[in-house]
RNA sequence: GCCCUGGUGGUGUAACGGUUAGCAUAACGGACUGUCACUCCGUUGACCCGGGUUCGAAUCCCGGCCAGGGCG
Numbered sequence: 001g002c003c004c005u006g007g008u009g010g011u012g013u014a015a016c017g018g019u020u021a022g023c024a025u026a027a028c029g030g031a032c033u034g035u036c037a038c039u040c041c042g043u044u045g046a047c048c049c050g051g052g053u054u055c056g057a058a059u060c061c062c063g064g065c066c067a068g069g070g071c072g
Stems, first nucleotide, its partner, number of pairs: 001071007010025004018055001026044006048064005
């Protein structure tokens, strides 16, 4: 330099172009308990950046940035 894959709450990970962006965990609050833990209920919190296509983009296209892998 070229090619491929990925980038989503604090962390891990889903999401036929139309979902309230789901799940687990965490944090916080509550219930339970003599206390802690476990368990149960609730709350908080996310689409890497900039353009484009479209009635509508986390999703498709282009260009960046970052990470991993391959070729030279």
RNAcentral holds the sequence, with entries from ENA. A computed fold for a 72-nucleotide RNA from a Microcaldota archaeon, annotated as transfer RNA. NCBI's taxonomy places the organism under Archaea, Nanobdellati, Microcaldota. Rfam family: tRNA. Rfam classes the family as a transfer RNA. Rfam links the family to the GO term triplet codon-amino acid adaptor activity.